[in-house]
Overview:
The RNA shown here (small-subunit ribosomal RNA) has 1562 nucleotides and comes from Tenericutes bacterium HGW-Tenericutes-4.
RNA sequence: AAGAGUUUGAUCCUGGCUCAGGAUGAACGCUGGCGGCGUGCUUAACACAUGCAAGUCGAACGGAGUUGAAUGUUGCACUAAGUACUACUGAUGUAGUAUUUAGUGCAAUGUUCGGCUUAGUGGCGGACGGGUGAGUAACGCGUGAACAAUCUGCCCUAUGCAGGGGGACAACGGUUAGAAAUAGCCGCUAAUACCGCAUAAGACCACAGGACGGCAUCGUCUAGGGGUAAAAGGAUCGUAAGAUUCGACAUAGGAUGAGUUUGCGUAUCAUUAGUUAGUUGGUGGGGUAAAGGCCUACCAAGACCGCGAUGAUUAGCCGGCCUGAGAGGGCGAACGGCCACACUGGGACUGAGACACGGCCCAGACUCCUACGGGAGGCAGCAGUGGGGAAUAUUGGACAAUGGGCGAAAGCCUGAUCCAGCAACGCCGCGUGAAGGAAGAAGGUCUUCGGAUUGUAAACUUCUGUGAUAGGGGAAAAAGAAAGUGAUGGUACCCUAUUAGAAAGCCAUGGCUAACUACGUGCCAGCAGCCGCGGUAAAACGUAGGUGGCGAGCGUUAUCCGGAAUUACUGGGCGUAAAGAGAGUGUAGGUGGCUUGAUAAGUCACAUGUGAAAUCCCUCGGCUUAACCGAGGAAGUGCAUGUGAUACUGUUGAGCUAGAGUGCAGGAGAGGUGAGUGGAAUUCCUAGUGUAGCGGUAGAAUGCGUAGAGAUUAGGAGGAACACCAGAGGCGAAGGCGACUCACUGGACUGUAACUGACACUGAGACUCGAAAGCGUGGGGAGCAAACAGGAUUAGAUACCCUGGUAGUCCACGCCCUAAACGAUGGAUACUAGAUGUGGGGAGUAUCGACUCUUCCCGUGUCGGAGCUAACGCAAUAAGUAUCCCGCCUGGGGAGUACGGUCGCAAGAUUAAAACUCAAAGGAAUUGACGGGACCCCGCACAAGCAGCGGAGCAUGUCGUUUAAUUCGAAGCAACGCGAAGAACCUUACCAAGGCUUGACAUUUAAUGCAUAAUAUGGAAACAUAUGAAAUACUCUAGCAAUAGAGUACAUUAGGACAGAUGGUGCAUGGUUGUCGUCAGCUCGUGUCGUGAGAUGUUGGGUUAAGUCCCGCAACGAGCGCAACCCUUGUCGUUAGUUACCAGCACGUAAUGGUGGGAACUCUAGCGAGACUGCCGUGGAUAACACGGAGGAAGGUGGGGAUGACGUCAAAUCAUCAUGCCUCUUACGCCUUGGGCUACACACGUGCUACAAUGGCCAUUACAAAGAGAUGCGAUAUAGUAAUAUGGAGCGAAACUCAAAAAGGUGGUCUCAGUUCAGAUUGUGGGCUGCAACCCGCCCACAUGAAGAUGGAGUUGCUAGUAAUCCCGAAUCAGAAUGUCGGGGUGAAUGCGUUCUCGGGGUUUGUACACACCGCCCGUCACGCCAUGGGAGUUGGGGGGACCCGAAGUCGGUGAGCUAACCUACGCAAGUAGGAGGCAGCUGCCUAAGGUAAAACCAAUGACUGGGGUGAAGUCGUAACAAGGUAGCCGUAUCGGAAGGUGCGGCUGGAUCACCUCCUUU
Repeated sequence: AAGAGUUUGAUCCUGGCUCAGGAUGAACGCUGGCGGCGUGCUUAACACAUGCAAGUCGAACGGAGUUGAAUGUUGCACUAAGUACUACUGAUGUAGUAUUUAGUGCAAUGUUCGGCUUAGUGGCGGACGGGUGAGUAACGCGUGAACAAUCUGCCCUAUGCAGGGGGACAACGGUUAGAAAUAGCCGCUAAUACCGCAUAAGACCACAGGACGGCAUCGUCUAGGGGUAAAAGGAUCGUAAGAUUCGACAUAGGAUGAGUUUGCGUAUCAUUAGUUAGUUGGUGGGGUAAAGGCCUACCAAGACCGCGAUGAUUAGCCGGCCUGAGAGGGCGAACGGCCACACUGGGACUGAGACACGGCCCAGACUCCUACGGGAGGCAGCAGUGGGGAAUAUUGGACAAUGGGCGAAAGCCUGAUCCAGCAACGCCGCGUGAAGGAAGAAGGUCUUCGGAUUGUAAACUUCUGUGAUAGGGGAAAAAGAAAGUGAUGGUACCCUAUUAGAAAGCCAUGGCUAACUACGUGCCAGCAGCCGCGGUAAAACGUAGGUGGCGAGCGUUAUCCGGAAUUACUGGGCGUAAAGAGAGUGUAGGUGGCUUGAUAAGUCACAUGUGAAAUCCCUCGGCUUAACCGAGGAAGUGCAUGUGAUACUGUUGAGCUAGAGUGCAGGAGAGGUGAGUGGAAUUCCUAGUGUAGCGGUAGAAUGCGUAGAGAUUAGGAGGAACACCAGAGGCGAAGGCGACUCACUGGACUGUAACUGACACUGAGACUCGAAAGCGUGGGGAGCAAACAGGAUUAGAUACCCUGGUAGUCCACGCCCUAAACGAUGGAUACUAGAUGUGGGGAGUAUCGACUCUUCCCGUGUCGGAGCUAACGCAAUAAGUAUCCCGCCUGGGGAGUACGGUCGCAAGAUUAAAACUCAAAGGAAUUGACGGGACCCCGCACAAGCAGCGGAGCAUGUCGUUUAAUUCGAAGCAACGCGAAGAACCUUACCAAGGCUUGACAUUUAAUGCAUAAUAUGGAAACAUAUGAAAUACUCUAGCAAUAGAGUACAUUAGGACAGAUGGUGCAUGGUUGUCGUCAGCUCGUGUCGUGAGAUGUUGGGUUAAGUCCCGCAACGAGCGCAACCCUUGUCGUUAGUUACCAGCACGUAAUGGUGGGAACUCUAGCGAGACUGCCGUGGAUAACACGGAGGAAGGUGGGGAUGACGUCAAAUCAUCAUGCCUCUUACGCCUUGGGCUACACACGUGCUACAAUGGCCAUUACAAAGAGAUGCGAUAUAGUAAUAUGGAGCGAAACUCAAAAAGGUGGUCUCAGUUCAGAUUGUGGGCUGCAACCCGCCCACAUGAAGAUGGAGUUGCUAGUAAUCCCGAAUCAGAAUGUCGGGGUGAAUGCGUUCUCGGGGUUUGUACACACCGCCCGUCACGCCAUGGGAGUUGGGGGGACCCGAAGUCGGUGAGCUAACCUACGCAAGUAGGAGGCAGCUGCCUAAGGUAAAACCAAUGACUGGGGUGAAGUCGUAACAAGGUAGCCGUAUCGGAAGGUGCGGCUGGAUCACCUCCUUU
């Protein structure tokens, strides 16, 4: 830890499909109030406008700009003083010019020192942070280890050091080129930039000694000399010395981060089986921070792979997330760890770190700028745009917090981040009001019209304020010493006021699955997850009302898990459902007997490390709660290491003999191979005898034969197969093996216990064998016999049957490799009741011996218990109980098919899919039904008979046709003389014509009592028009009455509700009926059996008409049927005695029960009796019962009738009637006249009459029963040839009438003819009924005188008072029976029997049927649609190999060109020369992109073509299911429109019958 629907008529099982649950980065539809917390391009790693996302340091440096201070120089202006000159003045003097000095101001320009800003040099950072998931199947990731094979900027700790020099290059200035980007040249300059030198350790390198240690190379420590490598300064204070601080350098250690290696784990495909040349290893060298083919030269030939290499496809991995009881399965958004990538591809540089998202170079595609010369760019950063898509947001605010970079710091930067915006995308919380309120309001819906429901719901009353609106206050987040700092935000929150005011939808309602009614629609429109709804009463469609569910959401779609034990480790199977390989040998692998020791790999226990955080779980806490968040714990089932245990497994040592094998002694056998031999039979040939047929079949024909067959005799040839024995007997691994002899050879069994000592079991690949058919080569060929030919059969017959007949069948050699290769059952071992056959061997007993009996082993059968199984069944030869190993299965179809591979000469075999399609396919068993299955029984079912039908004419019904109409129904039996027990009108429903519209008929309202009747006219009538008599009737109330009022009846008018319908549906129904069938069946309760459907009872043995009865029995009882009870008939008794009767008595008559009378008889009709296998005998089981007999009127239900079980046929009937729904409503209703239902080439059913002498006709003469009768039956009588008429006695009937019974008897005639048979048809004349006999009645008379001479195939009825035959009556009805229903008279034949036909009952069997054989169902063909294979090819793609070219770049070579520092030489110096070093250039290897040619793979497409699937009711047949009408099926070959047929071999998953064998019971 839940199940449900769906295969069936029902059941159990197998098995798939579907549903209920949860989840989502979702989307879509309808709807939408608030808040919190989260989440938001899953598609095009598509292209990107614009802005921003990485800078910072002036305390490293020289400049530049700006600004301030100080200080020079120059100029101008002014002021003061002096000097000189000139002019004016009488003089003092005044004015002017020049100049000097001083001061002030302004301006310009220097110098010095500051502040601020900063392009450049320099430092640090741009390797973090952020994005994405393209690539990657990999040490990429996860987990655990290792580095004695490594690096590590900033940071921390410790120790030590910083001496002295040098030369440049930017900026800047000048200049040149260019559109620009930018670049070149000349000149100047600083540094914490760069370069030597000095110093130097316990650092590093090589050498070399020691100690210790380890893990192999080695590691650690340490004495020695040699070699190598350092630096940089800034700021502040200070007069300075110096101090402080930041930095620089070296070394060691730490921390952090990184690199590398490795155990284990990590998707699918074997229709990918072989891959690999730097490949695998070694040595030397190179390279790296570092081991290493990482690279190179040489050497060797290895390396990987069925425990899945290589290849292909798919994919970032994990923590985790979803689901699940768990184990698992799916996923890898957000958050976190790792990896990879940054337009595509390649490359390096710098650096502690990159082969670098917002760096560089090159190549490519694309975009942009351009002056066409050349340049620029990379949102998979945040926003945003276009595009794609079902689909995913703002070109927002802030560095306040957290974090990062730089800086001494202030600070600057930060689309990281924190916030806000948008979106019901998700989770969580809240609300849309609360209490009261029945006239149960109105409205809606339904209705049985009463009511029910919506529903306390609303209205209304009283409240509350989550929320909304307005106003006021107003945060925390800011800390571990102080101060400052708030984007969010005037937000959360608090207070006050106002207001029920803004705020409910969606889906469902047939079952699963909670929730039902009405209307509309009518297999339409539509629904549908599965089953399935819809064709006129839809709880399933649509709408409405109600109801149910969830709720700011609800549904749908998509995807995942679950349910699904439906891939089964937990936790499935393989006889028949899917599934045991055809069989064996055996490799790898898996598994493995007994005793004992060791070990400790598995196993178990404990400990340690790790298993990041977050998540999940538990506890506690913080937001008003929750979601959310915080803290602690638990968990993390794993991996590694250590210690311990040793039962089991493993490994290993020693042994054992029970497994296995060997030896020895025996016997059995269709075991195999080869060679030889034999007789019977078929066929052929030769010869003889002999003559007309043979052969073949259901019957025939083809065929053979007078040229002598067949038959028969003799001889010969040749091939194949081996009768009897022969047996559920034997042998073999399976396939398979059958005359005899010989040779060679395999295996098993029994006995023995000498030997080995676990040597065993199974067995992926592999190898071998493998029926039949088939193939190749060469033989052989008698019979048989695919194909083929002919003959039949048939609708056809490419079949079954027949006549022929070739491959083949046979042999040798070589292939093929499949079967229903089956026990549909893999092999091995052990265990688990019995009984009984049989084959082989042994032991014992017994015996002279063979038998017999007991027992052991091996094989082969049957039955059966437990157990198992869905059941059937299996059951020591397991399908039981267990272990080990292998093979195989996972819905049906497509399909054992396609493609690919392998094999094959081919046929083909083997391996083996998908698209698409269905909701089933299937197993076993059950009940039925069915069978051209079996058995038993019955029935006028057959047979035996009699009479018919089918032929003729007519009657009648039907089909068809016709018609204006020929009304409708009935349709095998079970429609057709049926509905119809009776169509001239009516009926009547049909047709034509003429009329009516509340109607011919019913209820109701109002008014009136006019009308009506009758007459006249018109008319076919209905009806219309006109005239128009007499009156209204009844009841109640009031009243003396007149009368008044009310009501009813009748009639008319008006009006609407309504009437009406033989209109539809018998497939919506009731009722009624037919049929199986008067067949003997159909069921139930309880019990029992079975998982169950069901069975039992109800079967069995007898018996019966019977499920009737008896006996037996896991059944015992009961019900509906059967029988009986009822009616009738047959006998008797009794009672009664009129209308029936009349024996005796009497009367009477021509005669008669006519009369009196009688109560005997007949009869009538009530009540009784009687018949029950009761009695006897026989048989049987001492039963039931049967047979025979007696008695009896009757004998075995005496005869007949009524009576019809559960059910079947959607049987019949809406036109008897009733009735739902639908339809019509001046007509589908109603009235009327006329016509039709009566037609007539034909066909069928049912009858009548006949065909004659057992007869016709004439005359004469007997004997019934049952009925009917008043609008009736109608006598005697009279008339008429007659039908009938006149007339009217009697009778409401045991009285009268119908009414004569007929066949029969007697007598006569006819004499075998189309007649003296038969009577159709027709003519004429009559009669009857009726308003009316024309269409269209019946009868009479006369005349006419058709077919027909006993009836083909076929078919019907009947078993005794029956058939046959003969009359009589009745119903219906005015009239109109040959029909129907009744009645009696006369009165047979036959029945051996159950083989056959039909029907029924029972038992059993098979079944693929269950709408039940009128079932089911197969294949071709034709048409539509769908997916798919092949296909000349075509197009595209990714990948690999070969070759060509080869950018940038590293490395190498060269470097005659260029070259500051250092060195050497010269020179006073400037410098010159050389060297070291560097650079350009050139060049080599590698190599991206590109190109060329070929091959493979994948995908798309392709004229045409192959099959497949699926479709409405197409066409042809009928292959399968029953013995499916030729049993079926498997393999193979061959043939055929198709299913399919045939040959050969095989199987039973074949029915039936017989025999053999075995078993069970007695």
The coordinates come from a structure-prediction model, not an experiment, and the mean pLDDT is 82. The sequence is in RNAcentral, with records from ENA and SILVA. The source organism's lineage runs through Bacteria, Bacillati and Mycoplasmatota.